[in-house]
RNA sequence: AAAUUCCGCUCGGGAGAGCUCGCAGUUUGGCGGCACCGAAGGGGCAAUGACCUCCUCAGAACCUCUCAGGUACCCGGACCGGGCGGACUGG
Numbered sequence: 001a002a003a004u005u006c007c008g009c010u011c012g013g014g015a016g017a018g019c020u021c022g023c024a025g026u027u028u029g030g031c032g033g034c035a036c037c038g039a040a041g042g043g044g045c046a047a048u049g050a051c052c053u054c055c056u057c058a059g060a061a062c063c064u065c066u067c068a069g070g071u072a073c074c075c076g077g078a079c080c081g082g083g084c085g086g087a088c089u090g091g
Stems, first nucleotide, its partner, number of pairs: 005087009018034001020033004035071003041067001042065003048058003
C1' cells in the first nucleotide's frame, strides 16, 4: 500500500398485497369496518454449546407470528451494486 471483514455517508437497483367500504371533511389528510401482504422495526425457535437430577441459559434467517408497518402514484423498503471516508487484522 492492496485485499478481506466491520462502521458511516452518498448515488443507483429493489418485491408483495384493496386506486376497498362507511363517517366526517375540503387544503389533503383523519377516524372506524372487513379483506389481504411481509423485505422498516419488533416477537418466536432448530441443530449445537454451557450447566446439568429436573430445569435453565446462549443460539440464525429472506423460516415463522403479523404487534408495528404496508396494500394506485409518491414516500418507505430487507437485501445488492458503485463511489468516498474511517477502524481492525495483516503483508
The RNA shown here (Glycine riboswitch aptamer) has 91 nucleotides and comes from Natronoglycomyces albus.
Lineage of the source: Bacteria > Actinomycetota > Glycomycetales > Glycomycetaceae > Natronoglycomyces.
Model confidence (mean pLDDT): 79 of 100.
It matches the Rfam family "Glycine riboswitch aptamer". Rfam describes the family as follows. This family represents the bacterial glycine riboswitch.